Predicted 3D model of an 85-nucleotide RNA (transfer RNA) from an uncultured Saprospiraceae bacterium.
The prediction has a mean pLDDT of 80.
The sequence was found in a public genome assembly.
């Protein structure tokens, strides 16, 4: 150089045929039990907020009513390959 895949909250990881992003766990916050912890129960938990709402899936664009997902490019990672006097 060609070729394939991959990129999602603090982490693992999921979302069928474009149709409610983040299900499940794990961690953190609260609580509840305990003399106190540690298991465990219960709520919460992506980020900004005038709490109404807004943004968010590598970046930057396109197509749609509607994109994580589909077209373009682009970055970085991984995995094959071809050159290599």
């Nucleotide at each position: 150089g060609c070729c394939g895949g991959a990129a999602u909250g603090g982490u693992g990881g999921a979302a069928u045929u474009g149709g409610u992003a983040g299900a499940c766990a794990c961690g953190c916050u609260g609580g509840a039990u305990u003399c106190a912890a540690a298991a465990u129960c219960c709520a919460g938990u992506g980020c900004u907020u005038u709490c109404g709402a807004g943004c968010g899936u590598g970046c930057g664009g396109g197509u749609u009513c509607a994109a994580g997902u589909c077209c373009c490019g682009c970055u970085u990672c991984c995995g094959g390959u071809a050159c290599c006097a």
Rfam family: tRNA. By type it is a transfer RNA. Rfam links the family to the GO term triplet codon-amino acid adaptor activity.